Predicted 3D model of a 91-nucleotide RNA (c-di-GMP-I riboswitch aptamer) from Peptoclostridium litorale DSM 5388.
The coordinates come from a structure-prediction model, not an experiment, and the mean pLDDT is 80.
RNA sequence: UUUAUGAAAAGGCAAACUUGUCGAAAGAUGAGGACGCAAAGCUAAGGGUCUAAAGUAAAUUCAACUAUUCUAUGAUCGCCUGGCUGCCAUA
Numbered sequence: 001u002u003u004a005u006g007a008a009a010a011g012g013c014a015a016a017c018u019u020g021u022c023g024a025a026a027g028a029u030g031a032g033g034a035c036g037c038a039a040a041g042c043u044a045a046g047g048g049u050c051u052a053a054a055g056u057a058a059a060u061u062c063a064a065c066u067a068u069u070c071u072a073u074g075a076u077c078g079c080c081u082g083g084c085u086g087c088c089a090u091a
Stems, first nucleotide, its partner, number of pairs: 003091004012037002017032006035078001041084003045081003048076003054071002058069001
C1' cells in the first nucleotide's frame, strides 16, 4: 500500500419519541433522546418507496364543478445497487 475480516479498546454517527424553526405535504433542521450502524461519511446515477403545492384530462355526468383515480420539477443514501472518500484493530 492492497485485499479480507470485525473479538476488544478509543473516538464517531444517531431511529422512535418530545420540542423550536422551515415546508402545501413528504420531509429537512436545532435541542433533548438512543433503536441501531464499520461507512448510518458524501453522491439522488439506476431501481424502489413517500408526497402532490402546482400542472394536466380521462372516467363519471344531460352538462358542469371536481384529483378519489394521473404526473416530480419535491423527498428519502438509516430501502437496494452503482460511483467517490475514510478511522481503529487483526490476518

The RNAcentral record of the sequence draws on ENA, Rfam and Ribocentre.